[in-house]
Context: one part of a larger RNA
RNA sequence: UCCGGCGAGUUACCGGGACGAGCGAGGUUAAGUCGGAAGUAAACGACGGAGCCGCAGCGAAAGCAAGUCUGAAUAGGGCGAUUAGUUCGUCGUGGUAGACUCGAAGCCAAGUGAUCUUACCCUGACCAGGAUGAAGGUGAGGUAAAACUUACUGGAGGUCCGAAGUGUUGAACGUGAAAAGUUCCUACAUGAGUUGGGGUAAGGGGUGAAAGGCUAAUCGAACUUGGUGAUAGCUAGUUCUCCCCGAAAUAUCUAUAGGGAUAGCGUCGUGUGUUAACCCGCGGGGGUAGAGCACUGAAUGAUGUAGGCUGAGCGACCCUCGGUCCGAAUUCAAUCAAACUCCGAAUACCGCGGCGGAUUACACGGCAGUCAGUUCGUGAGGGAUAAGCUUCACGUGCAAGAGGGGAACAGCCCAGACCGCCGAUCUAGGUCCCAAAGUACAUGCUAAGUGGCAAAGGAUGUGGGUUUACAUAAACAGCUAGGAGGUUGGCUUAGAAGCAGCCACCCUUUAAAGAGUGCGUAACAGCUCACUAGUCUAGCGAACCUGCGCCGAAAAUGACACGGGGCUAAGCAUGUCACCGCAAUCGCGGAUGUACAAGGACGCGAGUCCUUGUACGUGGUAGGGGAGCGUUCUUGAUGCAGCGAAGGCGUACCGUAAGGAGCGCUGGAGCGUCAAGAAGUGAGGAUGCCGGA
Repeated sequence: UCCGGCGAGUUACCGGGACGAGCGAGGUUAAGUCGGAAGUAAACGACGGAGCCGCAGCGAAAGCAAGUCUGAAUAGGGCGAUUAGUUCGUCGUGGUAGACUCGAAGCCAAGUGAUCUUACCCUGACCAGGAUGAAGGUGAGGUAAAACUUACUGGAGGUCCGAAGUGUUGAACGUGAAAAGUUCCUACAUGAGUUGGGGUAAGGGGUGAAAGGCUAAUCGAACUUGGUGAUAGCUAGUUCUCCCCGAAAUAUCUAUAGGGAUAGCGUCGUGUGUUAACCCGCGGGGGUAGAGCACUGAAUGAUGUAGGCUGAGCGACCCUCGGUCCGAAUUCAAUCAAACUCCGAAUACCGCGGCGGAUUACACGGCAGUCAGUUCGUGAGGGAUAAGCUUCACGUGCAAGAGGGGAACAGCCCAGACCGCCGAUCUAGGUCCCAAAGUACAUGCUAAGUGGCAAAGGAUGUGGGUUUACAUAAACAGCUAGGAGGUUGGCUUAGAAGCAGCCACCCUUUAAAGAGUGCGUAACAGCUCACUAGUCUAGCGAACCUGCGCCGAAAAUGACACGGGGCUAAGCAUGUCACCGCAAUCGCGGAUGUACAAGGACGCGAGUCCUUGUACGUGGUAGGGGAGCGUUCUUGAUGCAGCGAAGGCGUACCGUAAGGAGCGCUGGAGCGUCAAGAAGUGAGGAUGCCGGA
């Protein structure tokens, strides 16, 4: 991992609800007794009225009573009265119980453990060999005597080297040979040494040269059993089918935030009976968008008053006069505002009337689920007018929605899937090939593979439009020639001659020529331009608006920024026709829900069922409601089976599904059908449990 089996809303009691049945102003018995029953024992029957619920309420109560309480009140108000209950059964649900199943870490109690290990106690055992050579001693020297020196002796030490023994520093092995060991290296090895046997200390306790270590492969509180099915607002799992409807991810409160309670939104039942939405008309309030500057503030310019600054009047106080200065308030002009408003929509909202007349609305009752939402569009706050960001509001979708398009792609575009059809029309989007349908038509544009990523900015790209200068009295570009004189203007300077810099920028000759446009020189020189003539010849400059392009343009495995091929249209713009294209829509056939109508059947009735027709429906998670299939057993009825039951294997049959037959083989002894009843009643999931492979 697979296969088979097992595996999860049960039971009791107490509530309130729906449905069914009995009786009904009443309903009902409980324990128990008797019968059943001759003996053991049950169904069942009878008795048993204790008790319970209802028939009257109100008040704290005394109490009063269809009323009562409050109150001074014959007021007002609160709660009542104008009648339906009760018992049993079934179903759904709440509560109490383990309460759908499995799952903790834990807490407590009583016990069991020191054959492992820790410490201690008693009693034993063990440590090859070698090295070093303390104290002390003896001899000699030495001394007054000592001290001291020296030789020998001696054999100390948590001494040294190193077996046994004990440890374990580094490494390998680390699905190991091994749930701690082996190998190599390595430490200690007369000591706080090692070790055998026996004993003592026990769980909030022991023991600990102390690491929370060890206390039997278990230790920040052992193990066993019990309380115990601890508790788990948490995770996982929860088993057949079809039909109808169908959410929420919000508000408030919460030791609350991944949990709950109530409301909102769903469903089912009952009731009310035109109440709902949309639309139309009428009537309302508003202060948003916009706009405005009348208020509150912000803010620009002008004017230039008060005031300031400053100059002059010899200085000082004062005063007077002046200023290309600054400058309130005011005035004029032009602006800005979520917390400004002289104004002020569209929508939205409220009321009334009309229309509308339902799977509407509203009320009551049963049962829920939901309280992590999310994308996109729009209006805003936060942020950086960032985020697949965050917080609101309105709407859409997804969630819970399949299909087509978007290459792929929950939230975008089209469109809401009851089933069938080798029918049709179309949406979004497409029509060269992949790949259904135009290599369609018309007129332009683009040359960049732009199309098929991006900005500021840049550019004689190219199309369209507008304005304007010059031009056959010859423009623009090119070529030929000239481009002069006063003069090297003045100043400055070492120099300054058109051309470092400052000032001025005239006059003359001219077709024209600047006191000079740039290069150049130390300064000159030289080249060139403006300007002019000739030559040539028909357009040539400038600016603006606009279409499509160009540059700007760098990312990590490999082309990789059209889905691909490939395309000069198969790109872009405008227009036209045709076609393709979804589960959309239509057509035909069928199923089913709800409502209504007609006919029929059954029933005491309420009503139920069948057939036909009409109208509107039939996506769906959580969830509500309805109808069924199948399994085991029980009761009654009725059948099958050695001429072969159940089970197994195979199979082209039937049913909308769960499922049900027939036949063949296998198998070898039990098993169906109908009507009802009762459940250990349906398996793929739970790192499920057991067995097998």
Predicted 3D model of a 693-nucleotide part of an RNA (large-subunit ribosomal RNA, domain II) from an Elusimicrobiota bacterium. Its mean pLDDT, the model's own confidence on a scale to 100, is 86. Lineage of the source: Bacteria > Pseudomonadati > Elusimicrobiota.